Model confidence (mean pLDDT): 83 of 100.
A computed fold for a 76-nucleotide RNA from a Thermoleophilaceae bacterium, annotated as transfer RNA.
Taxonomically the source falls in Thermoleophilaceae (Bacteria, Actinomycetota, Thermoleophilia, Thermoleophilales).
């Protein structure tokens, strides 16, 4: 110092051609039950990694920069 590949909900991850941002667990309440647990009902939880830009409209295109990991190559 080149390239790649990842950052979306507490976790793991979806997200199609740019057009209402989801799912499962896991929070929290309910039914059930003697109590819990399991089931099932319902419910909260988002700055889509940060700035710009494009655009009628961006998670998504485009650009800088963070931060994980990988790979090459430099100096010792």
């Nucleotide at each position: 110092g080149g390239g790649g590949c990842a950052g979306u909900a507490g976790c793991u991850c979806a997200g199609u051609u740019g057009g209402u941002a989801g799912a499962g667990c896991g929070g929290c309440g309910g039914u059930c039950u003697c109590c819990a647990a399991a089931a099932c009902c319902g419910u909260a939880g988002g700055c889509c990694g940060g700035g710009g830009g494009u655009u009628c409209g961006a998670g998504u295109c485009c650009u800088c920069c963070c931060u994980g990991c990988c790979c090459c190559g430099c100096c010792a």